[in-house]
RNA sequence: GCCAGUGACGCGGGGUGCCCGGCCGUUCGGUCGGGCUGAGAGAGACCCGUCGAACCUGAACUAGUUCGUACUAGCGGAGGGACGUCGCGGUGUUGCCGG
Numbered sequence: 001g002c003c004a005g006u007g008a009c010g011c012g013g014g015g016u017g018c019c020c021g022g023c024c025g026u027u028c029g030g031u032c033g034g035g036c037u038g039a040g041a042g043a044g045a046c047c048c049g050u051c052g053a054a055c056c057u058g059a060a061c062u063a064g065u066u067c068g069u070a071c072u073a074g075c076g077g078a079g080g081g082a083c084g085u086c087g088c089g090g091u092g093u094u095g096c097c098g099g
Base pairs, nucleotide, nucleotide: 001091002090003089005088006087007086008085009084010083011049012048013047014046016043017036018035019034020033021032022031023030024029025028055080056079057078061074062073063072064071
């Protein structure tokens, strides 16, 4: 100097849906409670940060399946998408000292 691997710290990115019931109001929203899936359904939690399917767009997408927006596949390695520092480890190079 570099990076198969690995840790810490700091910083940053992201989602929050569906169903049922009560109440309120402008009928579509607010709020409370319960249920489903999920890592997470507003938690200082969870997930993710370029080796990037975290997440967003296409998309109220397509096919199958289902009580269902849950599930499977496609779209698709398509287009976007958030990083620095210091260690450990590995590896290379150079200088110096000694033999």
This is a predicted structure of a 99-nucleotide RNA (TPP riboswitch aptamer (THI element)) from Actinopolyspora mzabensis.
Its Rfam family is "TPP riboswitch aptamer (THI element)". Rfam links the family to the GO term thiamine pyrophosphate binding.
Of the family's consensus pairs, 100% are formed in the model.
It was read from a public genome assembly, where an Rfam model found it.
The coordinates come from a structure-prediction model, not an experiment, and the mean pLDDT is 77.